[in-house]
Context: one part of a larger RNA
């Protein structure tokens, strides 16, 4: 890992609700008696509930309490409507281990110092080599010492280094030789040394040259058994089928925030009556969007001034400048401004459609992590696949088509079936179902990613000007004189710089637009004429489509691919077609409701209830969840069958049912029991729980 088996809402007591049965007051408990299968029958009124309430209570009582009260008020009675009680079944609450598995922990009583820590008692062990303290002796020295020298001597938590004890570095080992080893290397090795044996200390504890170390491979509190099925607002798992409905991720509160309570939203049952919802019409209030500046404030330019503050000049008069304030004028801004003011929404009335969807009572829940998108906003950076509100439609809980793939954006809501038809979004060259035509645009593979900015790309449209008296462009010629303007300067002559920028001759020519020189010179330009004799040209604005701007990491890789250029791109238009689980059509199922027919039951005999058939209409996506109807397993009762002429079980095939499933047939196997009906009771259904056990 697979297969097989086992594996999770149960039991008791008690409350609530629904259904059903008995009785009308209901009911027995313990206990006792009888009896044929150990079940049944009977006795038993103690007790419980109900029949009366009210008050804290004494108490009173269809009333009681409060109160001074005959008041008022509270709870009752009465009327109406409902019933009471005891079983049984189902659902659910409480208590019980309470759907199952799962802690770390807590407490109690014991067992441990044969491992290890410390200590006690008693023993044992430490090759060899080196250094050579004190002391002693002798000699020297001294007044005598001190002191010096030589021997001797043997000390030391001394040195080197085996045994022994340790465990520094590294490699191997890492399902090992080993749940800590092996190789090399390394520390101590007469000491606070090592070690044998016996003994002592025990878990709220011991021991500890403290490492929270060790106390039997276990230590921030050992192990074993018990309390014990501790508790787990947490994780995981929770087993057959079909049918109907179908949420929430919000508010408030919470030692509360991943839990819970109440409300909201779901479902089921019962009830009432008028509602509810949608659309049309009419009538309302509002102060949002917008707009505006009439208020409150903000604000730009200009002007005015019996106003007013400061500065400068001035002897002063005064002049000038910068403000403040007010007014006028042109123009602006505001969530906490409004002279104004929508659309929606909301409320009411009325008309229509729908037909219980509204509301009330009760049973049962689930939900309290929401999410992306669009719209109106707050926070943020008008950042975020950000965060917080409000409105919407979606996903959640929604499949199908389209967007290559793609919870949410587009189209559209799947009862089943059909080798029938029509469409939606989106498409129609091939992959791949379906296409043609017309007029334009684009040349960039733009289409098929991006900004500021840039450009004689190209189409459309508009305005102004020049032009057959010759435009525009090319070519030829001129482009002069006063004058080298004045100043400045070493120089400054059109052309470093400053000032001025005239006049003349002219067809025209700037006191010069550019290059150039040290300064001149020189070359162009503006401007003019000629030539040419063709025909459009110059400038500006708007707009369509393109161009540049444009660099990323595995591999083209920014059309899904091939590939596409009078298109298979873009814009406009026409006519077709394809295209979904949408719509239609044929067949069928099922739910609700209405009509009708039949059967049965109840009776106030013309009504109600239940069931079945036929037809009409409307439905039938679905997570959590609610409701309904069933299938199967084991056992019990009932009762009738099967079985050695082959039961159960097993392996295939055929067949029936909407499903869980099922009678039968058939071919084998197997070898002794098994089943239908109607009821009852459950150790009642397996794919998941890092499930448990077994096999492989």
């Nucleotide at each position: 890992g697979c297969c097989g088996g086992c594996g999770a809402g149960u039991u008791a007591u008690u409350g609530u609700g629904u259904g059903u049965u008995g009785c009308a007051g209901g009911u027995u408990a313990a206990u006792c008696c009888c009896u044929u299968c150990c079940g049944g029958g009977g006795a038993g009124a103690a007790g419980c509930c109900a029949a009366a309430g009210u008050g804290a209570a004494a108490g009173c009582g269809a009333g009681c309490c409060u109160g001074a009260a005959u008041a008022g008020g509270g709870c009752g009675a009465a009327c109406a409507a409902a019933u009471g009680u005891a079983g049984c079944a189902c659902a659910u609450g409480a208590u019980u281990g309470a759907c199952c598995c799962g802690a770390a922990a807590c407490c109690g009583g014991g067992u441990g110092a044969g491992c290890u820590a410390a200590c006690c008692a008693u023993g044992a062990c430490c090759a060899g080599g080196g250094u050579g303290a004190a002391g002693u002796u002798c000699c020297g020295a001294u007044a005598a010492a001190a002191c010096g020298g030589a021997a001797u001597g043997a000390a030391a938590g001394c040195c080197c280094g085996a045994a022994c004890c340790g465990g520094u570095g590294u490699a191997u080992g890492u399902u090992g030789c080993a749940a800590g080893a092996u190789g090399c290397u390394c520390g101590g090795a007469u000491g606070a040394g090592u070690u044998g044996u016996g003994g002592u200390u025990a878990g709220a504890g011991g021991u500890a040259a403290u490492a929270u170390g060790c106390c039997a491979a276990u230590c921030g509190a050992a192990c074993c058994c018990g309390g014990a099925g501790a508790u787990a607002g947490c994780u995981g798992g929770u087993u057959c089928u079909c049918c109907c409905u179908g949420a929430a991720a919000u508010a408030u509160a919470u030692u509360u925030a991943g839990g819970u309570a109440u409300a909201g939203g779901g479902u089921c049952a019962g009830g009432c009556u008028a509602a509810g919802u949608u659309g049309g019409a009419g009538g309302g209030g509002g102060g949002u969007a917008g707009a505006g500046c009439a208020c409150u404030g903000a604000u730009c330019g200009g002007g005015u001034g019996u106003u007013u503050g400061g500065g400068a000049c001035g002897c002063a008069a005064g002049u000038u400048u910068c403000g403040a304030c007010a007014c006028c004028u042109a123009g602006u801004c505001a969530a906490a401004c409004u002279c104004c003011g929508a659309a929606u929404a909301c409320c009411c009335u009325u008309c229509a459609a729908u037909g219980u969807u509204c509301c009330c009572u009760g049973g049962c829940a689930c939900u309290c992590a929401g999410c992306a998108u669009c719209u109106g906003g707050g926070a943020g950076c008008u950042a975020a696949g950000u965060u917080c509100c409000a409105g919407a439609a979606g996903c959640a809980a929604a499949a199908g088509g389209a967007a290559a793939a793609c919870a949410a954006a587009c189209c559209a809501g799947a009862c089943u079936u059909a080798c029938a038809g029509c469409u939606a979004a989106g498409g129609u060259c091939u992959c791949a179902a379906a296409u043609a035509u017309u007029c334009a645009u684009u040349u960039a593979g733009u289409g098929g990613a991006a900004a500021a900015g840039g450009a004689a790309g190209u189409g459309u449209c508009a305005u102004u000007c020049c032009u057959a008296a010759g435009a525009c462009a090319c070519c030829u010629a001129g482009g002069a004189g006063g004058u080298c303007g004045g100043c400045u300067c070493a120089g400054a002559a059109g052309c470093a710089g400053c000032c001025a920028u005239c006049c003349u001759u002219u067809a025209a020519a700037g006191a010069a637009a550019g290059c150039g020189u040290a300064a001149c010179a020189g070359c162009u330009c503006a401007c003019u004429a000629g030539c040419c004799g063709u025909a459009g040209g110059a400038a500006u604005a708007a707009u369509g489509c393109g161009c540049c701007g444009a660099a990323a990491a595995u591999g083209u890789a920014a059309c899904g691919a091939g590939g596409c250029u009078c298109a298979a791109a873009u814009g406009a238009a026409u006519a077709a077609c394809c295209g979904a689980a949408g719509c239609u059509u044929g067949a069928g199922g099922u739910u609700g409701u209405c009509a009708u027919u039949c059967u049965c039951g109840a009776u106030u005999u013309a009504u109600c209830g239940a069931g079945a058939g036929u037809g009409g209409c409307a439905g039938c996506g679905g997570u959590a969840a609610g409701g309904g109807a069933g299938c199967g397993u084991u056992c019990u009762g009932u009762g009738u069958g099967c079985a050695g002429u082959g039961a159960a079980g097993g392996u295939g095939g055929c067949c029936c049912g909407u499903a869980a499933g099922g009678a039968g047939c058939u071919a084998c196997u197997g070898g002794a029991g098994c089943g239908a009906u109607c009821a009852g009771a459950a150790g009642c259904g397996a794919g998941a729980a890092u499930g448990c056990c077994g096999g492989c």
Large-subunit ribosomal RNA, domain II from a Patescibacteria group bacterium, 696 nucleotides, folded computationally. The full RNA is in RNAcentral, with records from ENA. Its mean pLDDT, the model's own confidence on a scale to 100, is 84.